[in-house]
RNA sequence: GGGGGCGUAGCUCACCUGGAAGAGCGCUACAUUCGCAUUGUAGAGGUAGUCGGUUCAAGUCCGAUCGUCUCCA
Repeated sequence: GGGGGCGUAGCUCACCUGGAAGAGCGCUACAUUCGCAUUGUAGAGGUAGUCGGUUCAAGUCCGAUCGUCUCCA
C1' cells in the first nucleotide's frame, strides 16, 4: 500500500430476504429468609462506531470515514 471480517443495553451476543430492537448475565425495587444466597415478579438501561446517500420507510442496501482483528505485498 491492497483484500476481507467485526463494531447493536454495563458485559457476551441475537435480530441481517428493509416495516423499525431482544436474550443471557449484570443493575434497581418488591416478595421469599432471622440474615445472606437461591428463586419469583416488576423496572431502568440502546439516535445499532461516525457522516452522507437510496427509499414512503434503513441496525438491515450503497458510499466515505474511524477503531479493531486478520490475509497478501